This is a predicted structure of a 112-nucleotide RNA (SAM riboswitch aptamer (S box leader)) from Sediminibacillus albus.
RNA sequence: CUCUUAUCCAGAGAGGCAGAGGGACUGGCCCGAUGAAGCCCGGCAACCAUCAAAUCGAUCCGAUUUGAAAAGGUGCUAAUUCCUGCAGGAGAUUAAUCCUGGUAGAUAAGAG
Numbered sequence: 001c002u003c004u005u006a007u008c009c010a011g012a013g014a015g016g017c018a019g020a021g022g023g024a025c026u027g028g029c030c031c032g033a034u035g036a037a038g039c040c041c042g043g044c045a046a047c048c049a050u051c052a053a054a055u056c057g058a059u060c061c062g063a064u065u066u067g068a069a070a071a072g073g074u075g076c077u078a079a080u081u082c083c084u085g086c087a088g089g090a091g092a093u094u095a096a097u098c099c100u101g102g103u104a105g106a107u108a109a110g111a112g
Stems, first nucleotide, its partner, number of pairs: 001112008013041001015040003021031003025085001027083002042077003047073002050068008081104001086101005
C1' cells in the first nucleotide's frame, strides 16, 4: 500500500508542558490567546488477547453465543464519522426538511 470481516446517533479532565493552528479531502459550518496542533498525566470504551458458562462438531481441540475483568496489544477522549459530496425515495412541484442505500474516511482483527 491492497484485499477481507466487524463497528462508527453511547462514553471520556475547568490537569501540566507548549505555543497557532485545527476539525482527512470538497463545499459548508464550526473550534481556537477565556489558549489550536503536538507531548505527558488522567479518563472512556471493550476490537484482539485473558477468564467463566452454554450450545454445536461431539475426548484433546475447534467454532459460535452470552457474561466477567481491565494487569497485556491497539484505539478513542468538541459538535452523529460535525454536516455534505453519488443514486433513489418522501415532501405540495424544481423549496426547506426528512428517509434509504452507496462512495469516501476512521479503528480493530486477519490475509497478501
Notes
Its Rfam family is "SAM riboswitch aptamer (S box leader)". About the family: The SAM riboswitch is found upstream of a number of genes which code for proteins involved in methionine or cysteine biosynthesis in Gram-positive bacteria. The source organism's lineage runs through Bacteria, Bacillati, Bacilli, Bacillaceae and Sediminibacillus.